[in-house]
Model confidence (mean pLDDT): 80 of 100. A computed fold for an 86-nucleotide RNA from Amnibacterium sp., annotated as Glycine riboswitch aptamer. The model forms 91% of the base pairs in the Rfam consensus. The source organism's lineage runs through Bacteria, Bacillati, Actinomycetota, Micrococcales and Amnibacterium.
RNA sequence: GAGGCCGACGCGGGAGAGCCGGCUCGUCCGGCACCGAAGGAGCAACCGCCCCGGCAAUCUCUCAGGUCCAGUACCGCGUCGGUGUG
Numbered sequence: 001g002a003g004g005c006c007g008a009c010g011c012g013g014g015a016g017a018g019c020c021g022g023c024u025c026g027u028c029c030g031g032c033a034c035c036g037a038a039g040g041a042g043c044a045a046c047c048g049c050c051c052c053g054g055c056a057a058u059c060u061c062u063c064a065g066g067u068c069c070a071g072u073a074c075c076g077c078g079u080c081g082g083u084g085u086g
Stems, first nucleotide, its partner, number of pairs: 004083010018032005033067003039063001040061003046054003
């Protein structure tokens, strides 16, 4: 100590799924239905010291969350910190 990688913050983009009823009209309550891209859990190949363990997801499950708004995985840009090649 460019680039790269990791993390945080900010900005922008960002889907899916709903009806009914109640009432004090809310960020509410109840019934049934539904969604998966906060989070969480599970598994393959593969690897190992081979009993067993390690091990990914946008897959699967829906515990949570959601089906108005907000938020969201993910993508781009900027800044800061760490690491660190040239």